[in-house]
The part of an RNA shown here (small-subunit ribosomal RNA, 3' major domain) has 475 nucleotides and comes from an uncultured bacterium. Model confidence (mean pLDDT): 83 of 100.
Context: one part of a larger RNA
This record gives sequence, structure tokens and C1' cells, in this order.
RNA sequence: UGACGGGGGCCCGCACAAGCGGAGGAACAUGUGGUUUAAUUCGAUGAUACGCGAGGAACCUUACCCGGGCUCAAACGCCAAAGGACAGCCGUUGAAAGGCGGCCUCCCUCCGGGGUCUUUGGCGAGGUGCUGCAUGGUUGUCGUCAGCUCGUGCCGUGAGGUGUCGGCUUAAGUGCCAUAACGAGCGCAACCCCCAUCGACAGUUGCUAACGGGUAGAGCCGAGGACUCUGUCGAGACUGCCGGCGCAAGCUGCGAGGAAGGCGGGGAUGACGUCAAAUCAGCACGGCCCUUACGUCCGGGGCGACACACGUGUUACAAUGGCCGGUACAGCGGGAUGCCAGGGCGCGAGCCCGAGCGGAACCCGAAAACCGAUCUCAGUUCGGAUUGUAGUCUGCAACCCGACUACAUGAAGCUGGAAUCGCUAGUAAUCGCAGAUCAGAAUGCUGCGGUGAAUACGUUCCCGGGUCUUGCACU
Repeated sequence: UGACGGGGGCCCGCACAAGCGGAGGAACAUGUGGUUUAAUUCGAUGAUACGCGAGGAACCUUACCCGGGCUCAAACGCCAAAGGACAGCCGUUGAAAGGCGGCCUCCCUCCGGGGUCUUUGGCGAGGUGCUGCAUGGUUGUCGUCAGCUCGUGCCGUGAGGUGUCGGCUUAAGUGCCAUAACGAGCGCAACCCCCAUCGACAGUUGCUAACGGGUAGAGCCGAGGACUCUGUCGAGACUGCCGGCGCAAGCUGCGAGGAAGGCGGGGAUGACGUCAAAUCAGCACGGCCCUUACGUCCGGGGCGACACACGUGUUACAAUGGCCGGUACAGCGGGAUGCCAGGGCGCGAGCCCGAGCGGAACCCGAAAACCGAUCUCAGUUCGGAUUGUAGUCUGCAACCCGACUACAUGAAGCUGGAAUCGCUAGUAAUCGCAGAUCAGAAUGCUGCGGUGAAUACGUUCCCGGGUCUUGCACU
């Protein structure tokens, strides 16, 4: 100087408290440990691993295992020699890759040759092999916490201190006052994006107030730019105004005005550094190792196993509900190997025919919670696991190992021990919708809107953090 203390002071945070809803019990999904296995590829492991890399393992992917091949090689650069091709097609063998045989047979040219390809030889190749404790880059975390430093000056023999401390204030090292300090930098804030109000401009594919036409109905048509909306540019909020307190900074008021009030809400943005934190399997890269194999191609299997243990979820245990019927109201998005209206067939998944749309135009598209009737507290008209049969779709192929449909089956489960998690407002809870990945395959992920709460006395205590001070046997 730091770090630490079951030392002290001050302060903050869903940290506690006050509330609401979960998880821990059940079944299933998924990840992990363990066990098993020929292989169950590898990595991630308190917080900061465990629906994580993986935004999608039937083959491929794929790195693992078994088996069958290749050795200039699956891909790529260069050199030399030889060749007329190579590709393609056919036959044969094979599980495929591959092997063998046959047919056919290049381009340019200044005629020297060149290009492409094949074969042979060689120099490079190739490695998801090791080391994240050799590294770059990127990332997590403390933490969006308010801190971390520098120049000159001053103080100290020096390490170092001061500034950065003190009082008040702030979300903030944010400011004000004071001051051997005066200034400055990286952070904070602001500048950026979205949402909330208004104006101007613009008016199609969007809109429809007035006028006219028109229908069973409908902006359907003429027309219009008023309104909604779309989009660009502006305005607007700054404690600016008023009252109170205060030296000031600032605080406060069911004060005004205003769509919005004191950081308006959300996002992006992550200082110096910490954890030899994570990643050599995204990529790059030093070193080491393999080179008829630790490279590479193919067939099949595995990554999907299952006495068990844990994490994250989904569905429930029911009446604030189940079932039946009727019927409203969204937003973000996506669409050509695509989205598919409409018609027909099928109980259905879906199939057949077939318009429109590269889309404010057409389609995905039904939003669901909402409303009415019924069930009457039961292991039930709750719950849907599991299993059987018959199917649909994708795909070369659903046995290992896909999703979905119909009928039948109907398990555990009656609100969950110790202990534990999230959340302060359009939030929690609840309800559905879309997208990425993607042939197919979400209860996961990323977004979107609908309905829409309770509670916060307060900072004694638990946890984490900031700051000043004190102790100290650690640095």
C1' cells in the first nucleotide's frame, strides 16, 4: 500500500422484510453425474457447468466403435516424365466405397508449343491428435458496481501520500461548499435506437368524413387527404415557471401548465483490473506428436444404453375447473425446391384439383384466455403416462431411432419434508401467436401481443457491494 476481522460509522441492491407465483413429492421431456457398452465422440463443473457449445444426432452431420477399401492421397499449390484422353455409357464383382473389363473419344496454335485431364515419380499435403499453464481473437464474472489512474506542485530518507479526504447532495468520483493542491484522462451522464404527444411534407397496395353510384353484405366503385395508418423531417421536458427549505449544489409540493416531470419507459453501451476463469472442437497460431495412419472414403452401429443421483422444464392433481356449442378482439414476423385461398374426398393426420402472391395487395391465419349450457366433488366427464391395432407425412431409407392422426387402454398423481428460486407495474401470474435452425423432427431458444394483480412499515438481521476509519501475527 493492499487483503482480511463472528471491529466500528455511513450508504446501496428483490439482499432481508411485506406480498404473489414457483421448484423440491408424481408422470413425462431435456441436460449432467454415475453405471453399462465394441463405442455409448469431445468440451463446459460453486456463484460464473448441467433445455450449456448443439439456432434442431434416422443416413449425412460425426469427431466414437466394428467391418471393407485408398496411400500424391477426399480437397489444394508446384516441378519432372509419359499418355491420348478425361468425363460419360455398358458389363461384372461388391453391403457400399471401390476393383476389373469394354465402348466412345479433347480444346487453342505462329506447328515450336500451350491449356485441361489421367498415370508415374518428387517437394509441399492432411490430422476435431496434445498443450487455453506458450498464445491471438472472442467470452463469462465481480458489475452498469462507481470506481481506476495520470501530469505538475507539495509532504515523506523511502515504500508512498496528497489530489480521490471533510460537510451537504446524487442513480453516479453526480454536483456544491471547503481545501497544498491545481488541472487532466478512462469510466458516470449525454450524444445512438425503439416506445409515449403534436406539427409539416407525402397518399399506394393503406384509410373513408363529405358528395355520387352500388350491394344480400362489404371502401365494392367514382372520388377525397379530413381521420386512422405508413415513412421522413421537425417541435417537445430543461427543476424552465410558482410556493417552502438551503450559502450553494439540490430537496420537496393531489403546485401550475403539459401527451409526458424531475434519469419519462425500454434497449445498445461493460473503466483499470480479478478468477494462470472458458475456448487449440468456430477461426488463427508457437511447440510437440502421427504419416500404407492419430490421414482419408464407404456400409452398419453408437452419440438415443439404464439398479440409480442431481439441475432445468412441460403436464397435472381439478369447479377461478373439465367437456359441448356459439362467437368477438392482437402484435412481431415468414413465404418461390415457398406460403397456399377456394372446391372435392377423408372421422382425422392428410390427399387430389386449383386461383393469387417475391407480397401495407395474395397466403400462413383459427388467435387463445373471453361468453352460454352441462357435469356436482368422485381417483371422477379430473389427469393423461403407458400399451395394442390401423393409418398420414417427410425422406434413398423411420427396426435400432421421427413427428402427427383415429380407435381402444387408462398408470402415478388429491398441492408436495428439510431446505430453496423468481418478481416492485403494463411487472408477476396467466393466455395464445410468430421466427431462427430445418427434408422431417421443440415442453427448448429468440421475439410478439391479449388479460392483468398483491405488497414494500422499514434497514435490526442473512447475502453481495461501495466508502471512511480502526486492529492486524498476512502481503
RNAcentral holds the full RNA, with entries from Greengenes.